[in-house]
RNA sequence: CAGGUCGGCCGGGCGAUCGCGGGCGGCACAAGCCGCCUGAGGAAAGUCCGCGCUCCACAGAGCACGGUGCCGGGUAACGCCCGGGCGGGGAAACCCGCGGACAGGGCCACAGAAACAGACCGCCUGCACGGUCGGAGGUGGCCGCCUCCCGGCCUCGGCCGGGGCCACGUGGCACUUCGACCAUGCGGGUAAGGGUGAAAAGGUGGUGUAAGAGACCACCGGCGUCGGCAGCAAUGUCGGCGGCCAGGCAUCCCCCACCGGGAGCAAGGCCAAGCAGGGGCAAAGCUCGCUUCGGCGGGCGGGGAGCUGCUCGCUCCCCUCGAGUCCCGGGUGGGCCGCAUGAGCCGCCCGGAGACGGGCGGUCGAGAUAGAUGAUGGCCCAGGCGCGCAGGGCCGGGAAGAAGGGCUCGUCCCGUAAACCGGCGCCCGCGCUGGACAGAACGCGGCUUACAGGCCGGCCUGCCUG
Repeated sequence: CAGGUCGGCCGGGCGAUCGCGGGCGGCACAAGCCGCCUGAGGAAAGUCCGCGCUCCACAGAGCACGGUGCCGGGUAACGCCCGGGCGGGGAAACCCGCGGACAGGGCCACAGAAACAGACCGCCUGCACGGUCGGAGGUGGCCGCCUCCCGGCCUCGGCCGGGGCCACGUGGCACUUCGACCAUGCGGGUAAGGGUGAAAAGGUGGUGUAAGAGACCACCGGCGUCGGCAGCAAUGUCGGCGGCCAGGCAUCCCCCACCGGGAGCAAGGCCAAGCAGGGGCAAAGCUCGCUUCGGCGGGCGGGGAGCUGCUCGCUCCCCUCGAGUCCCGGGUGGGCCGCAUGAGCCGCCCGGAGACGGGCGGUCGAGAUAGAUGAUGGCCCAGGCGCGCAGGGCCGGGAAGAAGGGCUCGUCCCGUAAACCGGCGCCCGCGCUGGACAGAACGCGGCUUACAGGCCGGCCUGCCUG
């Protein structure tokens, strides 16, 4: 210098005029007027988590439901943050992910035979049938040769036709049987090979087999289990044992561990005004005690409400004119508080590896309620675009790599100031333009999302120079 990666910060400045919210002060009986001060964000956003605060509920247990999910720490708490572990990506800085898939169920598009235990092709094998080839067998099969008889022809060697063919020999066909090969069908074995797929049943070599296969063996990889060592732990490492080697999804149900009352500032409180002090709603009594004889209290039983899903259980009220913490209806929708001092912000010091914690000092920074924080204009500043080239800078020419110098002596190496000329447009000059995303509504801690442009720093890699 370039590329990358991680983190922090800013995200226009200063005047003028008009206007708006809030506070304080002055004047005024009041309506109001005047002056001064102050008035959005890093995300105020999404409302996704976690809290504070407020009201309701608050004996307890179980189930259901929701959430979280490696380990340790931080914190008010968290799904956040810090540190660590393991796995994955990257050359690295660095980034991403995280309980359990041998508890069980479910699912795995398309393709494929099969998506968890599978046979489509292939390989091996049994049977049946057929074909080809080869060997053997028998005479009870057929034909021919050989041999015999008759006729004809004749080139007198033979040839043709018919008959006979008992026996022997021989050739062929057929038959029987055996073997090999091929094809088809049915059945069995096989996970080595092919093919499909995101994913296909550990890998390599050997033994073995009809063919094969962790079926067996060696080495390697993984898993489980037992033990030692290191660590708080996740986990790592070493050794033994087990052929254990059957995938993925838990953001599908589920299992395990832990956490979780409900509703929300329209919470909630006070004041004022207003309305109809309106209406509805279940039940079952029995018994005991006291009594001033009107009733009162207790027990059992029954009914309702609450414990914001259910059950048990608990609490409250009622049981014949009646309650309620229930429901419906009616009215108002004005003011004040809540509500801005808070897990606040800034600085320094201390503890910690860090998140963070502690101490001291300083400081007060919006508060609207249909919702103020705006509009116009000036000067300036980043940034962008265009034009220009006087000056600075850089490049080329000038410039013979000169003069000169060096040693390893090569026709090698080092080594040039300026005027002047040309170019680039970095600095510079001028003009035009010019600032994103967005906006409080009880507050706080996070996460996520949006964001023009700019500044600073750590680290990694590459190149150059000293």
Molecule: Bacterial RNase P class A
Organism: Anaerolineales bacterium